[in-house]
Molecule: Glycine riboswitch aptamer
Organism: Cellulomonas marina
RNA sequence: CGAGCCGUGGUGGGAGAGCUCCCGCCGCACCCACCGGCGCGACGCCGUAGGAGCAACCCUCCCCGGGAAACUCUCAGGCCCCCGCACCGCCACGGCGAG
Numbered sequence: 001c002g003a004g005c006c007g008u009g010g011u012g013g014g015a016g017a018g019c020u021c022c023c024g025c026c027g028c029a030c031c032c033a034c035c036g037g038c039g040c041g042a043c044g045c046c047g048u049a050g051g052a053g054c055a056a057c058c059c060u061c062c063c064c065g066g067g068a069a070a071c072u073c074u075c076a077g078g079c080c081c082c083c084g085c086a087c088c089g090c091c092a093c094g095g096c097g098a099g
Base pairs, nucleotide, nucleotide: 001099004096005095006094007093008092009091010090011089012088013087018043020042021041023039024038025037026036027035044079045078046077050075051073052072053071057066058065
């Protein structure tokens, strides 16, 4: 000097799921009703924060144990938009580093 790997930050991309019901509050409204917004609850649903589970395989006489995910479960989270969001590209910084 330096391919590659890891971490951090920035940036671009980045899906899914209620056009439901009850109650309360607010707004519109003379009142009521309707309509809209917000909040709790109910039921329904989603899978891309996080979490949990296991196959091959490894170990063992056996049991136990280890053991991946975008798979599975939905505890958490989410179901207008935004935010968040796994994952991918690019840039910068730091570490390791074959050669």